[in-house]
RNA sequence: GUACCUGAGGGGCGUUGCAGCGACGACGGGUUUUAAGACCCGCGUCGUCAGGCUCAGGAACUGGUCACCCAUCAACGGCGCCCAUUCUUA
Numbered sequence: 001g002u003a004c005c006u007g008a009g010g011g012g013c014g015u016u017g018c019a020g021c022g023a024c025g026a027c028g029g030g031u032u033u034u035a036a037g038a039c040c041c042g043c044g045u046c047g048u049c050a051g052g053c054u055c056a057g058g059a060a061c062u063g064g065u066c067a068c069c070c071a072u073c074a075a076c077g078g079c080g081c082c083c084a085u086u087c088u089u090a
Base pairs, nucleotide, nucleotide: 001061002060004058005057006056007055008054009053010083011082012081013080014079015078018052020048021047022046023045024044025043027042028041029040030039031038032037051076
């Protein structure tokens, strides 16, 4: 660094919908086929969708470096409402 697993970043309800995912398509392109058909990509429609992000740990792979020790340890997460927690004021 890559993808994966786990945990954390307080929680709930409603809502819009990008990416992603699923389905459909009489549309376009490609592969295969005698052809039909099948597959892939694109595009469109519908559905789902506001931890997809960051930090820490784990276990692999790849690359680089060479010690170690100490200190510090969060920042974010569409919109509306509610609860919890903390501080201040009355």